[in-house]
This is a predicted structure of a 463-nucleotide part of an RNA (small-subunit ribosomal RNA, 3' major domain) from a Candidatus Parcubacteria bacterium.
Context: one part of a larger RNA
RNA sequence: UGACGGGAGCCCGCACAAGCGGUGGAGCAUGUGGUUUAAUUCGACAAUAAGCGAGGAACCUUACCCAGACUUGACAUAUAGCUGCACGCUCUAGGAAACUAGAGCUCCUUCGAGGGUGCUAUACAGGUGCUGCAUGGUUGUCGUCAGCUCGUGUCGUGAGAUGUUGGGUUAAGUCCCUUAACGAGCGCAACCCUUGUCCUGUGUUAAAUGAUCAUAGGAGACUGCCCCGGUUUAACGGGGAGGAAGGCGAGGAUGACGUCAAAUCAGCAUGGCUCUUACGUCUGGGGCCACACACGUGCUACAAUGGCCAGUACAAUGAGUCGCAAAGCCGCAAGGCGAAGCCAAUCUCAUCAAAACUGGUCUCAGUUCGGAUUGAGGUCUGCAACUCGACCUCAUGAAGCUGGAAUCGCUAGUAAACGCCGAUCAGCUACGCGGCGUUGAAUACGUUCUCGGGCUUUGUACA
Numbered sequence: 001u002g003a004c005g006g007g008a009g010c011c012c013g014c015a016c017a018a019g020c021g022g023u024g025g026a027g028c029a030u031g032u033g034g035u036u037u038a039a040u041u042c043g044a045c046a047a048u049a050a051g052c053g054a055g056g057a058a059c060c061u062u063a064c065c066c067a068g069a070c071u072u073g074a075c076a077u078a079u080a081g082c083u084g085c086a087c088g089c090u091c092u093a094g095g096a097a098a099c100u101a102g103a104g105c106u107c108c109u110u111c112g113a114g115g116g117u118g119c120u121a122u123a124c125a126g127g128u129g130c131u132g133c134a135u136g137g138u139u140g141u142c143g144u145c146a147g148c149u150c151g152u153g154u155c156g157u158g159a160g161a162u163g164u165u166g167g168g169u170u171a172a173g174u175c176c177c178u179u180a181a182c183g184a185g186c187g188c189a190a191c192c193c194u195u196g197u198c199c200u201g202u203g204u205u206a207a208a209u210g211a212u213c214a215u216a217g218g219a220g221a222c223u224g225c226c227c228c229g230g231u232u233u234a235a236c237g238g239g240g241a242g243g244a245a246g247g248c249g250a251g252g253a254u255g256a257c258g259u260c261a262a263a264u265c266a267g268c269a270u271g272g273c274u275c276u277u278a279c280g281u282c283u284g285g286g287g288c289c290a291c292a293c294a295c296g297u298g299c300u301a302c303a304a305u306g307g308c309c310a311g312u313a314c315a316a317u318g319a320g321u322c323g324c325a326a327a328g329c330c331g332c333a334a335g336g337c338g339a340a341g342c343c344a345a346u347c348u349c350a351u352c353a354a355a356a357c358u359g360g361u362c363u364c365a366g367u368u369c370g371g372a373u374u375g376a377g378g379u380c381u382g383c384a385a386c387u388c389g390a391c392c393u394c395a396u397g398a399a400g401c402u403g404g405a406a407u408c409g410c411u412a413g414u415a416a417a418c419g420c421c422g423a424u425c426a427g428c429u430a431c432g433c434g435g436c437g438u439u440g441a442a443u444a445c446g447u448u449c450u451c452g453g454g455c456u457u458u459g460u461a462c463a
Base pairs, nucleotide, nucleotide: 001463002462003460004459005458007457008456009455010454011453012452013451015447016446019410020409021408022407023406026300027299028298029297030296031295032294033293034291035290042053043052064286065285066284067283068282069281070280073124077123078122079121080120081119082118085116088105089104090103091102092101093100094099107115108114126275127274129273130272131271135269136268137264138263139262140260142258147186148185149184150183151182152181153162154161155160166177167176168175192252193251194250195249197219198218199217200216201215202214203213222246225240226239227238228237229236302403306362307361308360309359310358311357312356318349319348320347323342324341328337329336330335369400374395375394376393377392378391379390380389416439417438418437419436420435421434422433
């Protein structure tokens, strides 16, 4: 100087408390461990792994296993030589396919074998093989916490100190005052985006006057005004007026010096090591989907603030030409036929919703709750739904009557509840993830305690 303390003081945070809703019990989905397996590819492991990489494993993907094949190779560059004019496409035979053999069709040209292509040979290619403890880049975490440093000066033999401490104050090393310090940098804040009010210009497909909407520009909020407090003053704190908005208006993006030899050689790049008729490459099938069990994250419920039936409303974000697909007709339905319109403020998904509201029924029961499981019949995608897809209809109708110890989220348009859209995507295991709107609470006395953090101080046999 740090680090640590079951030392002290001050302060903060959904950290506790006060509340609301969950998890832990059930069924299912999904990830992980374990076990099994020919293989169940690999990585991630307290917080900071476990609906994570994966924003989509039937084949492909795919890295794993079995089997069949290839060896200058699936891919790149270069040289030399040879042969032909293609490469490819179609057909035939063998085969599970890859591939092998044969037949047919088939390039340009300045006619130089030039481009392109095939074969042989050599350099080489290739590796999701190892090392994240050799690395770059990127990321998590402490933490959006308020800290981390430097120049000159001064003090100290020196390591170092000071500044950065102290008194106030703030969300903040934010600002004020004091001060052997004076200044400065990276952080904080602001500048950026969205949203809330108003004005102006423009406007298609919106509206037809205005308004709304879109777009561009501007105004507005600054403790500016008043009162009280604050050390007389200051920073600042409390209250009020006006205002759409008030003291950071709300949300986002933005993550200092560093810590964990944290994560990633399987996104990519890359040193070293290693394989080279195989640890490379192609193909068919299987596996990644197994299942005595354990854990994590979710969905659906256990019902009457409810279930079912009928009727009546109200959104926003988005996506669409290899696409979205209307009207109409068929089917109980999934869906099918059909084809208008739309490269989309125009048309479609999508009458764009569902909770909600109105009426009826059920009357507390393992039920008209709950929907697992199973049987049968279908629809769609796709070469192909057996392993292993989704959806529809009929039948079946399991556990479950609110969950032990323990534990999680949330302070306002938030929690909770409700649906809608999108990426990936042929289809889908999405109940996941990312967004969007609709309805819309309760509570916070306070900082003793738990956890994490900041500042000062103190002890130390630790570095």

The source organism's lineage runs through Bacteria, Bacteria candidate phyla and Candidatus Parcubacteria. Rfam family: Bacterial small subunit ribosomal RNA. It was read from a public genome assembly.